[in-house]
The RNA shown here (transfer RNA) has 73 nucleotides and comes from a Candidatus Micrarchaeota archaeon.
RNA sequence: GCGGUCGUAGUCUAGCCUGGUAGGACGUGAGAUUGCCAAUCUUAAGACCCGGGUUCAAAUCCCGGCGGCCGCA
Repeated sequence: GCGGUCGUAGUCUAGCCUGGUAGGACGUGAGAUUGCCAAUCUUAAGACCCGGGUUCAAAUCCCGGCGGCCGCA
């Protein structure tokens, strides 16, 4: 340099093909329970890699870029 693949919360991930309320688990904060802790229960906060395009509407489709991994040179 070329090709493939992936990028969603602190961590792991679903959703993308077929556009329509961003969901789950762990973790974190608060409360309940307990003599205390742990466990358990309730509840809250927290995310679509960046820019542009298409569209009434983009995590999803298109283009460019950045980064990780794999392969070729």
Its mean pLDDT, the model's own confidence on a scale to 100, is 85. It matches the Rfam family "tRNA". The family's RNA type in Rfam is transfer RNA.